[in-house]
Background: Predicted 3D model of a 583-nucleotide part of an RNA (large-subunit ribosomal RNA, domain V) from a soil metagenome. Its mean pLDDT, the model's own confidence on a scale to 100, is 84.
Context: one part of a larger RNA
RNA sequence: CCCGCCACUAGACGGAAAGACCCCGUGCACCUUUACUAUACCCUUUCAUGGAACUAUGGGGCGGUCUGCGCAGCAUAGGUGGGAGGCUUUGAUUCCGGGUUCUCGGACUCGGAGGAGCCAACGGUGAGAUACCACCCUGAUCGUUCUGUGGUUCUAACUUCCACCCGUAAUCCGGGUGAAGGACAGUGGAAGGCGGGUAGUUUGACUGGGGCGGUCGCCUCCUAAACAGUAACGGAGGCGCGCGAAGCUUGGCUCAGGCGGUUUGGAAAUCCGCCGUCGAGUGCAAAGGCAUAAGCCAGGUUAACUGCGAGACCUACAAGUCGAGCAGAUGCGAAAGCAGGCCUUAGUGAUCCGGUGGUUCUGUAUGGAAGGGCCAUCGCUCAACGGAUAAAAGGUACGCCGGGGAUAACAGGCUGAUCGGAGUCAAGAGUUCACAUCGACGCUCCGGUUUGGCACCUCGAUGUCGGCUCAUCGCAUCCUGGGGGUGUAGAAGCUCCCAAGGGUUAGGCUGUUCGCCUAUUAAAGCGGUACGUGAGCUGGGUUCAGAACGUCGCGAGACAGUUCGGUCCCUAUCUGUGGUGGG
Numbered sequence: 001c002c003c004g005c006c007a008c009u010a011g012a013c014g015g016a017a018a019g020a021c022c023c024c025g026u027g028c029a030c031c032u033u034u035a036c037u038a039u040a041c042c043c044u045u046u047c048a049u050g051g052a053a054c055u056a057u058g059g060g061g062c063g064g065u066c067u068g069c070g071c072a073g074c075a076u077a078g079g080u081g082g083g084a085g086g087c088u089u090u091g092a093u094u095c096c097g098g099g100u101u102c103u104c105g106g107a108c109u110c111g112g113a114g115g116a117g118c119c120a121a122c123g124g125u126g127a128g129a130u131a132c133c134a135c136c137c138u139g140a141u142c143g144u145u146c147u148g149u150g151g152u153u154c155u156a157a158c159u160u161c162c163a164c165c166c167g168u169a170a171u172c173c174g175g176g177u178g179a180a181g182g183a184c185a186g187u188g189g190a191a192g193g194c195g196g197g198u199a200g201u202u203u204g205a206c207u208g209g210g211g212c213g214g215u216c217g218c219c220u221c222c223u224a225a226a227c228a229g230u231a232a233c234g235g236a237g238g239c240g241c242g243c244g245a246a247g248c249u250u251g252g253c254u255c256a257g258g259c260g261g262u263u264u265g266g267a268a269a270u271c272c273g274c275c276g277u278c279g280a281g282u283g284c285a286a287a288g289g290c291a292u293a294a295g296c297c298a299g300g301u302u303a304a305c306u307g308c309g310a311g312a313c314c315u316a317c318a319a320g321u322c323g324a325g326c327a328g329a330u331g332c333g334a335a336a337g338c339a340g341g342c343c344u345u346a347g348u349g350a351u352c353c354g355g356u357g358g359u360u361c362u363g364u365a366u367g368g369a370a371g372g373g374c375c376a377u378c379g380c381u382c383a384a385c386g387g388a389u390a391a392a393a394g395g396u397a398c399g400c401c402g403g404g405g406a407u408a409a410c411a412g413g414c415u416g417a418u419c420g421g422a423g424u425c426a427a428g429a430g431u432u433c434a435c436a437u438c439g440a441c442g443c444u445c446c447g448g449u450u451u452g453g454c455a456c457c458u459c460g461a462u463g464u465c466g467g468c469u470c471a472u473c474g475c476a477u478c479c480u481g482g483g484g485g486u487g488u489a490g491a492a493g494c495u496c497c498c499a500a501g502g503g504u505u506a507g508g509c510u511g512u513u514c515g516c517c518u519a520u521u522a523a524a525g526c527g528g529u530a531c532g533u534g535a536g537c538u539g540g541g542u543u544c545a546g547a548a549c550g551u552c553g554c555g556a557g558a559c560a561g562u563u564c565g566g567u568c569c570c571u572a573u574c575u576g577u578g579g580u581g582g583g
Base pairs, nucleotide, nucleotide: 001583002582003581004580005579006578007577008576010575011574012573014570015569022404023403024402025401027400028399029396030395031394032393035201036200037199038198039197042193043192044191045190046189047188048187049186051154052153053152054151055150056149057148058147059146060145061144062143063142064141065140066139068137075130078136079135080134081133082132085119086118087117094113095112096111097110098109099108100107101106158181159180160179162178163177164176165175166174167173204216205215206214213233217239218238219237220236221235222234240385241283242342243341247301248300249299250298251297252296253295255279257275258274259273260272261271281290282289284347286345287344288343305328306327307326308325311322312321313320317386330339331338332337353379354378355377356376357375358374359373361372362371411458412456413454414453415452417451419447420446421445422444423443424442428438429437465540466538467537468536470532471529472528473527474526475525478503479502480501481498482497483496484495485494486493505519506518507517508516509515546564547563548562549561550559551558552557
């Protein structure tokens, strides 16, 4: 060196299982509820099945009898018309008694007495004139009819899981007789309510993982790299209006501030003079503008018009923006002219659906109408602001599927803020003296053990804390060894340099690493090795399914809160390692 055999598992990011954690999907399932929308059940009303009688009480119609009062006027004048007469021995005026009504005056009516007149017209008052007749109105009452409502009763529908008889050796069912209930209950139709009992669904995106928080449209500035444009959970602010003048036009004016002067009067009120390119002002944020003013004031006014629009800017689309000029009608101006809102850039919302006004359009045989179209206009914090629906929240540790190392938790990597170490400067402490020792404010490095940042391999799987076992390396050395300094008398220390050969205990508590404690020791070092080591062991912790407490939640459930419980697979092919044999 080659080939075996026996053994061990450090590696082959070993095998097994298209990761269960995490995220994503306009995926699924199940569960919850004061999510949305339905719906069974239930409640109420009404109609039908569904009848009879009595009574009480409403409404409508018809008929009778009554009723009606402002003031003035004999006095209680409902309205209109006719009307010159009407009533009366079939009992008038008047008197007595009763009833209804009442504006307390009276009106109407019944009974009795009585025995011949009474009322109207005229006149007068008044808006209207009375007796009598007719038709009506308001309200009341009686009768009748129709239709409700409440109550009571009935029996024949209907009901009985009440009794008896029969089918029939039958606690079913059916028939019969009786009893009880009874137009109720039940059932069917319609409507309103209630309704996680049930069902179908929804429950946004961005995001230095996700959640929590924040944000989502529009305007201004910076970032923006001298055209335009340009991102971030970059840095700052504003808008969701206002104004009939704060619009148009014609004419006029100049501000802020400073200095000087001037009664009350002061730093600052009003006034005078001079200087004053813009520092004032602009309805509102900022930027760009503006004194020839776009700023301030006054006169007249409505162009904050209708129908168009060459041509451009911007731009994926849809939108957005500017616009000379033409026609009509108008305002101001002597005129030239200017005026289709406001110094400009925010002050906003597509489509569908519907409302309102107009209209030479359409009009389902025809004429109309309805409906529709067209023109104008209105209704969205559709603000997740290019707006999925008119209408929507949650839980899952019981979970499932498809995917992702496009994205988190472990480990590694990069980085090194944080962390550990070293150097340097030397203010100061050290009685004196910066440097025995300590060392501020700073500066320069190193390390890659902490907490992080990043998200680069791995989600068709790289098993995660601690312990046990077995280790191996670094040295910034705990002990043992050598040396320098000392604020080293000796001893014991402090500090620095060299040094990694060897060593570095046993217990109590806790799952602990760590830490505290006990007793020792020469010492009881700090780190790396996938926080070494689970195809070596364990499984106490963490991190499935069960259960409980506290807390949160209406709830399903949840909690780097607690508590009890809880399956750790692999026969070694290759590399590697130990032993052994042959060549």